[in-house]
RNA sequence: GGGGCUAUGGCGCAGCCGGUAGCGCGUCUCGUUCGCAACGAGAAGGUCAGGGGUUCGAGUCCCCUUAGCUCCA
Numbered sequence: 001g002g003g004g005c006u007a008u009g010g011c012g013c014a015g016c017c018g019g020u021a022g023c024g025c026g027u028c029u030c031g032u033u034c035g036c037a038a039c040g041a042g043a044a045g046g047u048c049a050g051g052g053g054u055u056c057g058a059g060u061c062c063c064c065u066u067a068g069c070u071c072c073a
Base pairs, nucleotide, nucleotide: 001072002071003070004069005068006067007066010025011024012023013022019056027043028042029041030040031039032038049065050064051063052062053061
């Protein structure tokens, strides 16, 4: 220098053929307990790596950039 893969709540991941984002763990509150743990109920938390484009509508499609992993030279 060139190719491929990955980037989504604090962490690990899902999200199919574009229809407006969820699961587990964790965190907080409440209940049960003398208290903890466990269990049950509820809640908060996301510019979907960044920018631009296509579209009525983009996590998803296209282009550029950044970071990580990997292959070739």